[in-house]
RNA sequence: GGGGCAUAACUCAACGGUAAGAGUGCCAUCCUUAUAAGGUGGAAGUUCUGGGUUCGAAUCCCAGUGUCCCUA
Repeated sequence: GGGGCAUAACUCAACGGUAAGAGUGCCAUCCUUAUAAGGUGGAAGUUCUGGGUUCGAAUCCCAGUGUCCCUA
């Protein structure tokens, strides 16, 4: 100097358009003598930060931060 990534506690989804979802985990409950497994319900997100574009941004643009890779 060039490129990728950053979204729930973790691993990841999500054509510019209603209320951002899934699995695991967590909580409650059902089942069970009990535990595990299984069923049902629930909580948990400032979408890394700050700007910009747009009627509308997790998504597009700019700058920054962190991290990984490539190159000199």